[in-house]
Context: one part of a larger RNA
Molecule: large-subunit ribosomal RNA, domain II
Organism: wastewater metagenome
This record gives sequence, C1' cells and structure tokens, in this order.
RNA sequence: GCCUGCGAGUUGUCGUUAUUGGCGAGCCUAAGCGUUUGAGACGCGGAGGCGGAGGGAAACCGAGUCCGAAUAGGGCGAUUUAGUCAGUGACGGCAGACCCGAAACUGCGUGAUCUAGCCAUGUCCAGGGCGAAGUGACGGUAAAGCGUCAUGGAGGUCCGAACCCAUUGAUGUUGAAAAAUCUCGGGAUGAGGUGUGGUUAGUCCGGUGAAAUGCCAAUCGAACGCAGAGAUAGCUGGUUCUCCCCGAAAUGCAUUUGGGUGCAGCGUUUGACGUUCUCUGAUGGGGGUAGAGCACUGAAUGGGCUAGGGGGCUUACCCGCUUACCGAACCCAACCAAACUCCGAAUACCAUCUAGAGUAGUCAGGCAGUGAGACAGCGAGUGAUAAGAUCCGUUGUCAAAAGGGAAACAACCCAGACCGACGGCUAAGGGCCCUAAACGAGAGCUAAGUGUGAAACGAUGUGGAAUCGCGUAAACAGCCAGGAGGUUGGCUUGGAAGCAGCCACCCUUUAAAAAGUGCGUAACAGCUUACUGGCCGAAUGUGGUUCUGCGCGGACAAUGUAAGGGGGCUAAAGCUCUCUCCCGAAGCCCCGGAUUUGCUUUUUAGCAAGUGGUAGGGGAGCGUUGCAUGCAGCAGUGAAGCUUGAGCGGAAGCACAGGUGGAGCGCAUGCAAGUGAGAAUGCAGGC
Repeated sequence: GCCUGCGAGUUGUCGUUAUUGGCGAGCCUAAGCGUUUGAGACGCGGAGGCGGAGGGAAACCGAGUCCGAAUAGGGCGAUUUAGUCAGUGACGGCAGACCCGAAACUGCGUGAUCUAGCCAUGUCCAGGGCGAAGUGACGGUAAAGCGUCAUGGAGGUCCGAACCCAUUGAUGUUGAAAAAUCUCGGGAUGAGGUGUGGUUAGUCCGGUGAAAUGCCAAUCGAACGCAGAGAUAGCUGGUUCUCCCCGAAAUGCAUUUGGGUGCAGCGUUUGACGUUCUCUGAUGGGGGUAGAGCACUGAAUGGGCUAGGGGGCUUACCCGCUUACCGAACCCAACCAAACUCCGAAUACCAUCUAGAGUAGUCAGGCAGUGAGACAGCGAGUGAUAAGAUCCGUUGUCAAAAGGGAAACAACCCAGACCGACGGCUAAGGGCCCUAAACGAGAGCUAAGUGUGAAACGAUGUGGAAUCGCGUAAACAGCCAGGAGGUUGGCUUGGAAGCAGCCACCCUUUAAAAAGUGCGUAACAGCUUACUGGCCGAAUGUGGUUCUGCGCGGACAAUGUAAGGGGGCUAAAGCUCUCUCCCGAAGCCCCGGAUUUGCUUUUUAGCAAGUGGUAGGGGAGCGUUGCAUGCAGCAGUGAAGCUUGAGCGGAAGCACAGGUGGAGCGCAUGCAAGUGAGAAUGCAGGC
C1' cells in the first nucleotide's frame, strides 16, 4: 500500500412540541398487594399529580382582585371553557451522551540487578625512566653550616601494556549494534580501576550529583504501574443505503468577546388569516447629497482705496511732510471647502388611490444552519486619487451553478442543467486553415505585421476639416547678377574692422543692401544670408497656423520564438461606418417520458406553473438481523452461501436459469434494533 472483517446520535429520566389512541369537566395511578400458564399478563391500590379561577408580597377577597381616601383611573384576570393518560417522531435539560485524540492533576503502590553518591569486605595495576628527604664515606670547620661521591627510593612524577576512558577521521544510518567497529588519541600508585553485599526515591518541590537540569532499569524541568477515568478539549479528524420538495448565512447588538456563544436577521415545516406583499402608473410628502454658489463661517490671488505700523525728512514737545515698504476694514475682478450654504436635482424613501402585472405577505408554534466571506461595477473613507490592500454603502456573480464565450482562467460576458432524442431557432461570441459558419457586399483608413502591450515628450509619416498670407502687377523653389557709402559706429581690448563682450542701432546713394543671419581670421581678408533686379513659368500654385482619423520613435530580464492560442494575413484574414446571410449553449421551440404544487368530480384524466443546489428543514422508500401471526409456504427429487448469464425496477435494489455447495430458508403484515463503510496519520488479520 491493497484486500477482508470490525468501526461513531445510544439508553434512562425529566420536559417542550407535533401526531395517533383511550376517557372527558374530568384524566391518571405511584409505592405496595393479590391471582397466575411468571423477564410477562390480569386485577386491586386515589397517597398524590395535572386540569376545572383569578388577583395580591401577604392576611385575604373572589368573576373579580390589586394600588388607592375613592363607587376615579389604571394593572392583571373573567366574559370566548379542554383537559388528561399512554404510544410514536423531533428537539432540549441531567447523565461519558455521536466516536477517537491530549499535555496534565490527584491518590495508592513498584523500582538504585542500569546509573549517581555513600558504607562494609575483597581484589587488580607487565616492563622501563627521572632520582626528593634521609643515611654513609671522604673533604672542610674550633664545632657546625657547607662541598663531593655513594647509598636511598619520594611523587594526584615521566614513557608504556593489561585495565579504565572516549579527542580525531572513516565506516555504519530499514546498522552486525535502539551509540557500535576500525583508526588517531587521554589516564594508567591514584580525587585510580573493579567484584560481592548493603544503603539513599518521586510534590512535604524526593534521592543522588567534582553541577551537565546530569542520573534514578533504552523513560526525567519531575520515573514507572494501577486507580479517580469514558478527566477535560469553545480545538483537529471521522461519522456507513436511496429518491423527492424547499433552500440559507458569512449581518446587527452584547459578550475576559474576536476561529466560541446568546438574542435578532435570513431557511424550512405545521396551523391560522385571506391579497394585507412586490413591481409599474397616478397623486401628495419631507430632505440638503451630486451640482452649483460665495449671502454666512473659514481659506485664498491680483488691483483699487485706506485706518494703523515701519523707513526718510522735519522736530524741545505736540504736530507736520513724504514713501516702488507692510497693511485690517471697504470696493472691483477671479477662485476654494467632509465638519461653509443665498440655492439645489436625479435616484432612493414614506403615505394614499384605484387600475394593470406578478404571487406573495403577516401572525402563532416545531426544527435548524449561519454569525471567517470573495471578486466585479458604481459612491466614499484609510493608503501614495499604490496593492489580488483595507473599511463602509449599493447592485451582481461565485460561495451553493453545471452549459456556451473570454486559448487555458471560482468572481468578467451570455445563460440558470427533471430525463431521453443522429430534430429546429437563437444569445454572448464568431464565419481563411487548425475549427462549426460569406477568402460576403458597399465606402474609407493604415504600411507600422500597426493590428498582436505602455506615458510624458519628440517628428516635413499620411488622410480629413477650418483659417490666414503671397501669387500673370509672375508668387514658392532653382539659376544669373547686385548685396554699397559715412564706418574699422562708440566703448572695451594686446587686437575687437557687421560677427568675444557692453551701449546705441542713425544718416546717405539706391531697384535693393542689417550699426548685420551663419561659417571664417590673431585682427583684417574671404564665403554666405536678409534685401533687390533678371530668367523660368504655376493658377487643382506656394507658405503659416489650428482642430482631427490612423500610424512612427520613446520601448531594457532572466531555460526557448513567448505581448494574435498557432498557421498565417496587407484595396486583409487589420481598423472605422453601413448592409445581407450563416454558425453558435444543458437558453427557447418540437416529440416522448417521469415527478411536485395548484385548479377543475371528464380524477392516473385535463389544464397551468414548476422540478441547479452547499449548510440545513420537510417527505417517501430500499436493504440487514431478530421476534409474533399467517402462508396445512420452499427444502437431500438439494436450503443458506458463493459463482456465471445479454432479465426487471425511478434509486436504494429485486427476480429467474445453470454451476458449486450440503442443511436450513423464504413471502405477507406488524414489531424490535449491536441495521448499511472509502476515508478517522482508524483497529485486527492476511498478502
């Protein structure tokens, strides 16, 4: 891992409610007792319980009563009578209460054969090195100290086996081994190693510890066993047959509350009411949002005017004069505001009305689930007018929704799947090929493969529209020629002569010619332009500006083209406008069938509306085991079980025939459950 078996809402009691039955203004017995064919049945038993009357704290009164001075007023009642006992279903309380699952807590015991310390008694340490004290001899001394040579054999001394330990590396890692092997290594007369026997213990915060929270039997921040015990688990996982009807929520308030719960909201079901509900229309309302505005409150730009202030002048003081300074208030012009409003919509909301359309709505009970929501459009806040961000409002979809489109793609677009069909029409989206359907028709645009990703900004790309110039008195472009004089303007400068820079920018001759447009020189020179004449010859010519359609650049990312889904496409198979046809879904229609609800007495018949679905509510069934009754059921002429087969049924499922098997079994009705397996890192066994 697979297969087989086992594996989870039970039982008791007390309630609530629905339903069935008995009796009914009543209903019922409990303990206990008796009889008996004895897990039972029948009969006694009225103690007691519920109901039949309420009000008041109570005394108490009573269809009333309480408050009250009250014959006032008000509260709760009566006037409207149904209960009670039992069975069954659902749910709740108490119990382990659907099942499995803690870490822990408490009590009583068992452990020091492992290991830590200690006690008692034994035992072990090859060999070699260094050579302390002491002692002796000799030298030396007055005697000593002292020196030399011997002797001696100290030491948590040295090297190194046994023995003990475990530093390095490798192997091993479902190991040979739940810590080892090999190798390197440390200690090896000591705080040494070791045998045997004994001792110290678990919350009274134990024992032991050369101290690591180490060790206390492969277990240690509190051992192990059993018990309380099915501890508790607002947490995770799992929870077993079928079909039919309806179908949510992820919100508000509260919460030692935030992944829990209570009440409400939203679902379902039963009963009652019977159009009260929703939409459209009409009529009548309130509002202060969008917008707008500046009349208030604030903000705020320019100008005018001006009190006050600053500067200057004047001045002993008080004054006074002046100002390209600042500037309240006021005036003009132009603005800004969620917490401004002289104004003010659309929607939305409320009410009424009858009319139309639809089919809801309210109340009282039973049972829930939900109370983590997500994205998208629109309106706001927070944020950075960031986020697949966050928080509200509102609508939709997903959640709980399949189908078609968007290549793929919960949330986008279209559209809501009862079942069958090798029928038809459409939606979104599409119609060259992949790939179903016109390389369809008409008019334009684009040359960038733009289409098939992007901004500020840039550009004689190109189409359209408008407007302003110049133009047979000859424009624009080109070619030929001129482009001068005062003057090298003044200043500056080493120089500055049109052309480094500053200032000024006049006059003259002219057809025209700048106090000079650019290049150039050290400065001049030189070239050129503006400006003028001529040649040429256009009139759908030639310049400028504005608006606009489609394009261009701007354009850089990581495996490989990779930013049309691909092939590929250019008077398109691209873009814009117009038109016709077609394809295209589980939508709609046609045919057949099933089923729910409602209405019709043509009653399995007709008509109408339905039949996606998670949590969840309601309904109807299938199957398993056993019991009771019936079938004068089946069965060695072969039961159950297993197995093969193209059968039947709307499903769970059920027959029939053959084989195998070898002794029990079925059908109908009713009853009772250890009643249905794929999941729980489920449990046991097998492979």